[in-house]
């Protein structure tokens, strides 16, 4: 000039704020529960008020803790929770070289085959087109079991012309008609294996040697798959599967507004006790009965709380084991938890003068943004 990996992401300091945790202190700022005293109204049972104690809340002081490497896209995978499932099947959808890792992956790792790079290294939807259906603009003569436009032959059966002739023909030449070719032009992304020698009229795997392709075996490696091994075949079967399709393999379904709990007042239900003075029906009157009345109890539920929530496949350290992802003892840390939703502002100062960006249930990855700046190794 580069690769490839990790790191950090404006430093101090005063002042002033926002949001959890804790420590203390206050208590009339409000509120609850328990006693105890009084007051009113009552049939039963109830209302207010005050004092004390205890708690919530609320104020005050004090400690302490408060965003990211991507908290983002919501794209994958999985825990958690509800709902659904005997069990198999269809349909859909995912994923696709091979082996490991992992809770799991469309992830990571190592390795293989293809590309690209001088190199360190990079990038790969990378099964199957000799099941079967389809698709294919332009050019071009021809594009699917293909073709002949220039070219090149014209051996061979015509033609024309020329020599000869024993009149039957023969020869030679034309490149003129049939015809042959697929070398070498031209068209395309691709034109039905390459070079090189024989061969022929020209030419061709038409033979041959070599490469190359295919099958099959050996060898090597768990395996993809490799060999300048060994044989067979003159070579097919073109291309497309982020086209239908086939093969294999995997897959319920909705999300934290998931769901779980506590539960006011008001209205209605259901029940058990009291009461029956009053008042309403019943009835002609008494009793009795319903209705009203009183207090407790329950069940469902709204407002409203509370849990779910941050201790977690967790962080760092360091030992073992493996090439590596990673596993596995030890030991050590505790690192937002809001919900109309906090993490901020202001000033002074340093300097390299500061990008992208703001947690909402929780984690693994992948994607995408990103001023710069530092290590380590390699070319």
């Nucleotide at each position: 000039a580069g690769u490839u990996g990790g790191c950090c992401a404006g430093g101090c300091a005063a002042c002033c704020g926002c949001c959890g945790c804790u420590u203390c202190g206050u208590u009339u700022u409000c509120u609850c529960g328990a006693u105890a005293u009084c007051u009113c109204c009552g049939c039963a049972g109830g209302u207010g008020a005050u004092a004390u104690c205890g708690g919530g809340u609320g104020c005050g002081a004090g400690g302490g803790g408060g965003a990211g490497g991507a908290a983002a896209g919501u794209c994958c995978g999985g825990g958690c929770u509800c709902c659904a499932u005997a069990g198999g099947g269809c349909a859909g959808g995912g994923u696709g070289c091979c082996a490991g890792g992992u809770a799991a992956c469309c992830c990571c790792u190592g390795g293989g085959g293809g590309g690209c790079g001088u190199g360190a290294g990079c990038c790969u939807a990378c099964g199957g087109a000799a099941a079967g259906u389809g698709c294919a603009g332009c050019a071009g003569a021809g594009a699917g079991c293909a073709g002949a436009c220039c070219g090149c032959c014209g051996a061979u059966g015509g033609c024309c012309u020329g020599u000869c002739u024993u009149c039957g023909g023969a020869c030679a030449g034309g490149a003129u008609c049939a015809g042959g070719u697929a070398a070498g032009g031209g068209u395309g992304a691709a034109a039905g294996g390459g070079u090189g020698c024989g061969g022929u009229a020209a030419g061709a795997g038409c033979g041959c040697a070599c490469c190359g392709c295919a099958c099959a075996a050996c060898u090597g490696g768990u395996a993809a798959c490799a060999g300048c091994u060994u044989g067979u075949g003159g070579c097919a079967u073109g291309g497309u599967a982020a086209a239908c399709c086939c093969c294999a393999u995997c897959c319920g379904g909705a999300g934290c507004a998931a769901g779980a709990c506590c539960a006011a007042a008001u209205a209605g239900g259901a029940g058990u006790c009291c009461a029956u003075u009053g008042g309403c029906g019943u009835g002609g009157c008494c009793c009795g009965c319903g209705c009203u009345g009183g207090a407790c109890u329950c069940g469902g539920g709204u407002a409203g709380g509370u849990c779910g929530c941050u201790u977690g496949a967790g962080g760092u350290g360091u030992a073992u084991g493996g090439u590596g992802a990673c596993a596995u003892g030890c030991a050590u840390c505790c690192u937002a938890g809001a919900c109309g939703a906090a993490u901020g502002g202001u000033u002074g100062u340093c300097c390299a003068c500061g990008a992208c960006a703001g947690a909402a249930c929780c984690c693994g990855g992948c994607u995408u943004a990103c001023c710069g700046g530092c290590c380590a190794a390699c070319u």
Molecule: Bacterial RNase P class A
Organism: uncultured Porticoccus sp.